[in-house]
RNA sequence: GAUUUAUAAAGAAGAGGCGAGAGAUUAGGCUCUAUGACCCUCUGGCAACCUCCGGUAUGGUAAGGUGCCAAUUCCUAACCUGGCUCGGCUAGGGCAUAUAAAUU
Numbered sequence: 001g002a003u004u005u006a007u008a009a010a011g012a013a014g015a016g017g018c019g020a021g022a023g024a025u026u027a028g029g030c031u032c033u034a035u036g037a038c039c040c041u042c043u044g045g046c047a048a049c050c051u052c053c054g055g056u057a058u059g060g061u062a063a064g065g066u067g068c069c070a071a072u073u074c075c076u077a078a079c080c081u082g083g084c085u086c087g088g089c090u091a092g093g094g095c096a097u098a099u100a101a102a103u104u
Stems, first nucleotide, its partner, number of pairs: 001104008013043005021032003026077004044069003049065002052060002073096001079093006
C1' cells in the first nucleotide's frame, strides 16, 4: 500500500517551543488563527478496538499495544432509493475519509 469487519450526533486541555497559515484530498460554504492557530515536546485527560480479568454478559478494569482531546468525520457534493409544497428540498443508502483488529 491492498482486502475484510467494526465504529464514527457521546467524551476528553494546560504549560513550554515555533511563527503563519489551519480544518485529509478537489470544489463550494463555514469556522479557527499574531489575544499565537496548525505542528512539536512535556504533563494531564477521554474512550475502550486489541490486551488483561471474568459468574462468559448488553460484564469489569485501565497496567500494556494503538487511537483521540474546536465545530456530527465542521457541513455539502458523482450515483441509487423513498417522500414532498418538485429548476429544488428532505430522509436513507452508497462513495470518500479516519481509527482499530485481522489477513496479505
The RNA shown here (SAM riboswitch aptamer (S box leader)) has 104 nucleotides and comes from Pontibacter oryzae. NCBI's taxonomy places the organism under Bacteria, Bacteroidota, Cytophagia, Cytophagales, Pontibacter. Its Rfam family is "SAM riboswitch aptamer (S box leader)". Rfam links the family to the GO term regulation of gene expression. From the family's description: The SAM riboswitch is found upstream of a number of genes which code for proteins involved in methionine or cysteine biosynthesis in Gram-positive bacteria. The sequence was found by an Rfam model in a public genome assembly.